This is a predicted structure of a 262-nucleotide part of an RNA (large-subunit ribosomal RNA, domain VI) from a Patescibacteria group bacterium.

Context: one part of a larger RNA
RNA sequence: CGCAAGACUUUGAAAGGACUCAUUCCUAGUACGAGAGGACCGGAAUGAUUAAACCUCUAGUGUACCAGUUGUCCUACCAAGGGCAUCGCUGGGUAGCUACGUUUAAACAAGAUAACCGCUGAAAGCAUCUAAGCGGGAAACUUACCUUAAGAUUAAAGUCUGUUCCGCGCAAGCGGACACAAAUCCUAGGAGAAUACUAGGUUGAUAGGCCGUAGGUGUAAGUACAGCAAUGUAUUCAGCCGAGCGGUACUAAUAUUUGUGA
Numbered sequence: 001c002g003c004a005a006g007a008c009u010u011u012g013a014a015a016g017g018a019c020u021c022a023u024u025c026c027u028a029g030u031a032c033g034a035g036a037g038g039a040c041c042g043g044a045a046u047g048a049u050u051a052a053a054c055c056u057c058u059a060g061u062g063u064a065c066c067a068g069u070u071g072u073c074c075u076a077c078c079a080a081g082g083g084c085a086u087c088g089c090u091g092g093g094u095a096g097c098u099a100c101g102u103u104u105a106a107a108c109a110a111g112a113u114a115a116c117c118g119c120u121g122a123a124a125g126c127a128u129c130u131a132a133g134c135g136g137g138a139a140a141c142u143u144a145c146c147u148u149a150a151g152a153u154u155a156a157a158g159u160c161u162g163u164u165c166c167g168c169g170c171a172a173g174c175g176g177a178c179a180c181a182a183a184u185c186c187u188a189g190g191a192g193a194a195u196a197c198u199a200g201g202u203u204g205a206u207a208g209g210c211c212g213u214a215g216g217u218g219u220a221a222g223u224a225c226a227g228c229a230a231u232g233u234a235u236u237c238a239g240c241c242g243a244g245c246g247g248u249a250c251u252a253a254u255a256u257u258u259g260u261g262a
Stems, first nucleotide, its partner, number of pairs: 001151001005161006014148004020048007032037001049106006058099004065092005070085006109143003116136004162178001164177005179260006185201005206252003209248005215241003222235005
């Protein structure tokens, strides 16, 4: 842009994906077989492989979290801190992301068939699965399962939405108001290259801040005491804390435009 208004919800022509396999047990040491051996059919369990989703557990990362520590420079000095040295190095680690982790699925079944197995049966008094006719039969095919899907131009279907009010006008219509809807814009992230999508925009918890809490680190600084001192103990399961959860309008979501009968 089209589908001759706009919006929402669907249908599904079509397309893509997947549709894999093993072992063990029961049936049953049964059928079969001289024995050795050893089933079909049917039922169950455990796995492999592949795929998807997720982060409760386990584990990894986690350069904006915590602690320890070396060298050096700086904050006048002590103490306490800061910069640089691969994040200086080391020990841990929330959210998120991830697998080595967890969960789920690859199910049941139907139709028409292949090779093949048959029934009836002539040509050809017999025979013959085939010539007419009728059955069985596979991971392959068509469905079934998952996803996309009306640009399916054959453009589908359903539902909803002012023919509101005021002024002018004979009318067509023009101007204005309110209501509703959408968008620009703004606050953001379960989204994300831009766009889009999603959650919100004061009738508000959308983000930040603040409060509480989970969780991480591991007992801060200062002071007091003990010790000649290094250091230790008490205050103190302290102090600090990124992304999690809950609450709270303190800050920022100002403002504006368009459409409403085809």

Its Rfam family is "Bacterial large subunit ribosomal RNA".